[in-house]
This is a predicted structure of a 62-nucleotide RNA (Fluoride riboswitch aptamer (crcB RNA motif)) from an Acidobacteriaceae bacterium.
Its mean pLDDT, the model's own confidence on a scale to 100, is 78.
Lineage of the source: Bacteria > Pseudomonadati > Acidobacteriota > Terriglobales > Acidobacteriaceae.
The sequence was found by an Rfam model in a public genome assembly.
RNA sequence: CUAACCGCAGGCGAUGGAGUUCGCCGUGAACCGCCCUCCGGGCUGAUAACUCCUACCGAGCU
Numbered sequence: 001c002u003a004a005c006c007g008c009a010g011g012c013g014a015u016g017g018a019g020u021u022c023g024c025c026g027u028g029a030a031c032c033g034c035c036c037u038c039c040g041g042g043c044u045g046a047u048a049a050c051u052c053c054u055a056c057c058g059a060g061c062u
Base pairs, nucleotide, nucleotide: 010025011024012023013022016053017052018051019050020049021048033043034042035041036040
């Protein structure tokens, strides 16, 4: 000096935020849902999991 492996900071796990856990990536990275007749149209979900907050929608009551 080069390469590989381990690993830190850090980032990510389809719509905002908090805690814990798990997984992935660790930079030309991980990640960026599903269906159709794909110009376009339709559907589900605020979590990766658990426990919560908030936003949104619907119904009822006053």
Annotation:
The model forms 100% of the base pairs in the Rfam consensus.